[in-house]
RNA sequence: GCCCCCAUAGCUCAACGGAUAGAGCACAGGUUUGCGGAACCUGAGAUAGAGGUUCAACUCCUCUUGGGGGCA
Numbered sequence: 001g002c003c004c005c006c007a008u009a010g011c012u013c014a015a016c017g018g019a020u021a022g023a024g025c026a027c028a029g030g031u032u033u034g035c036g037g038a039a040c041c042u043g044a045g046a047u048a049g050a051g052g053u054u055c056a057a058c059u060c061c062u063c064u065u066g067g068g069g070g071c072a
Base pairs, nucleotide, nucleotide: 001071002070003069004068005067006066007065010025011024012023013022018055027043028042029041030040031039048064049063050062051061052060
C1' cells in the first nucleotide's frame, strides 16, 4: 500500500428494514437482616462519527475513526 471482518449499557451478548433498542452480570435505591450476604421490588445507563437511500435505518450504501486478520 491492497483486501476481508468487527464496532449496541461499565462487561458479555440479543434485536425480518417497522413495538418504547432488550437480557444476564455489574451499579444505585428500597424491602428484609442485629450488620452484611442471599432473595424480592424499583431505577439509571448504549447503537463509534458524518453523510446518503427509504414512508421508516442498529440493520442497506459511502467516507472517516478505532480494533483484528490476510497478501505484498
This is a predicted structure of a 72-nucleotide RNA (transfer RNA) from a Candidatus Portnoyibacteriota bacterium. Lineage of the source: Bacteria > Bacteria candidate phyla > Candidatus Portnoyibacteriota. Its Rfam family is "tRNA". The coordinates come from a structure-prediction model, not an experiment, and the mean pLDDT is 81.